A computed fold for an 82-nucleotide RNA from a Candidatus Omnitrophota bacterium, annotated as transfer RNA. Its Rfam family is "tRNA". It is annotated as a transfer RNA. The organism belongs to Candidatus Omnitrophota, within Bacteria. Model confidence (mean pLDDT): 81 of 100.
RNA sequence: GCCGAGGUGGCGGAACUGGCAGACGCGCAGGAUUUAGGAUCCUGUCCCGCAAGGGGUGGGAGUUCGAUUCUCCCCCUCGGCA
Numbered sequence: 001g002c003c004g005a006g007g008u009g010g011c012g013g014a015a016c017u018g019g020c021a022g023a024c025g026c027g028c029a030g031g032a033u034u035u036a037g038g039a040u041c042c043u044g045u046c047c048c049g050c051a052a053g054g055g056g057u058g059g060g061a062g063u064u065c066g067a068u069u070c071u072c073c074c075c076c077u078c079g080g081c082a
Stems, first nucleotide, its partner, number of pairs: 001081007010026003019065001027045006046055003058074005
C1' cells in the first nucleotide's frame, strides 16, 4: 500500500428485511433473609430536565417520515496479502 472483519452504558454482549437502543449477563447501590458474612430473592443502575420531553451506538456528512442498521470521508483495533 491492497483486501476483509469490527468500534454500542463501568465490563462482556444483543438489537441487521431501516421502525420502542440501551435486551440478557457480570459488576455496582439499596432492601429482605442471616448473630455476621456468603448464597438466594426484590428494586434500581447512560446524560439533561420538577415534569412533559429532549439528547445519546468511534468522529463528521448524506439518504429517508424514520438510521446501531444504508452511502461517503476520517480515526482506532484485529486478521490476511504484498